[in-house]
RNA sequence: GCCCGAGUGGCGGAACUGGCAGACGCCCGGGACUUAAAAUCCCGUGGAGAGAAAUCUCCGUACCGGUUCGAUCCCGGUUUCGGGCA
Numbered sequence: 001g002c003c004c005g006a007g008u009g010g011c012g013g014a015a016c017u018g019g020c021a022g023a024c025g026c027c028c029g030g031g032a033c034u035u036a037a038a039a040u041c042c043c044g045u046g047g048a049g050a051g052a053a054a055u056c057u058c059c060g061u062a063c064c065g066g067u068u069c070g071a072u073c074c075c076g077g078u079u080u081c082g083g084g085c086a
Stems, first nucleotide, its partner, number of pairs: 001085007010026003019069001028044005046059005062078005
């Protein structure tokens, strides 16, 4: 230099060829149980804003653009990591 693959919440990791993104697990917070703890069970958990609350709105899939009514997914460029060729 060329080719291929990967980058998604705090962490691992789903979303089968464009159609509700954050499933599931871990960690963490709260609660139940217990004399107390461990284990187990229940609830919550991306960010910001509005609201008394229920709830609603906006943003968010490495980064910047494009296509589309609609993009984690398709196209172009960049970047980081891994593999292969020379």
Molecule: transfer RNA
Organism: uncultured Clostridia bacterium